This is a predicted structure of a 75-nucleotide RNA (transfer RNA) from Picochlorum sp. SENEW3. RNAcentral records the identical sequence in 3 taxa. The sequence is in RNAcentral, with records from ENA. It matches the Rfam family "tRNA". Rfam's curators write: Transfer RNA (tRNA) molecules are approximately 80 nucleotides in length. Its family is annotated with triplet codon-amino acid adaptor activity in the Gene Ontology. It is annotated as a transfer RNA. The source organism's lineage runs through Eukaryota, Viridiplantae, core chlorophytes, Trebouxiophyceae and Picochlorum.
RNA sequence: AGCCUGCUUAACUCAAUUGGCAGAGUAUUGGUCUUGUAAACCAAAGGUUAUCGGUUCAACUCCGAUAGCAGGCUA
Repeated sequence: AGCCUGCUUAACUCAAUUGGCAGAGUAUUGGUCUUGUAAACCAAAGGUUAUCGGUUCAACUCCGAUAGCAGGCUA
């Protein structure tokens, strides 16, 4: 360099199946508790589901292209 396969979802780590309301843990913020802190408990906030198109009544999910990452093969 070429080819093949897989992955890309919240600040981070990851879920979300025969296509049908986008979630959890950690972290952050507020509250309860405590003499005070930590811990524990409750709540809130946080998303253009990598980008652009296509199919569909409906797409994280199916199809195509592009970008990035990982692995493998060839030279």